Description: Predicted 3D model of a 74-nucleotide RNA (transfer RNA) from Priestia endophytica. The coordinates come from a structure-prediction model, not an experiment, and the mean pLDDT is 83. The RNAcentral record of the sequence draws on ENA. Rfam family: tRNA. Its family is annotated with triplet codon-amino acid adaptor activity in the Gene Ontology. Rfam classes the family as a transfer RNA.
RNA sequence: CGCGGUGUGGAGCAGUCUGGUAGCUCGUUGGACUCAUAAUCCGAAGGUCGCAAGUUCAAAUCUUGUCACCGCAA
Numbered sequence: 001c002g003c004g005g006u007g008u009g010g011a012g013c014a015g016u017c018u019g020g021u022a023g024c025u026c027g028u029u030g031g032a033c034u035c036a037u038a039a040u041c042c043g044a045a046g047g048u049c050g051c052a053a054g055u056u057c058a059a060a061u062c063u064u065g066u067c068a069c070c071g072c073a074a
Stems, first nucleotide, its partner, number of pairs: 002072006010026004020057001028044005050066005
């Protein structure tokens, strides 16, 4: 140099194929419960989807470029 995969709240992931409200678990945090803690229950905050451009009424999703990481081949 060539090929493939991954990138989405603090962590781990889904959603992409078939464009249409950004979700799940854990964590953080407020409250309830308890003598108290844990567990349990009810809430809240935290993202604009690696970055940039294009297509579209509308893009995490389609197209192009690019960056980082992992793997394969040489």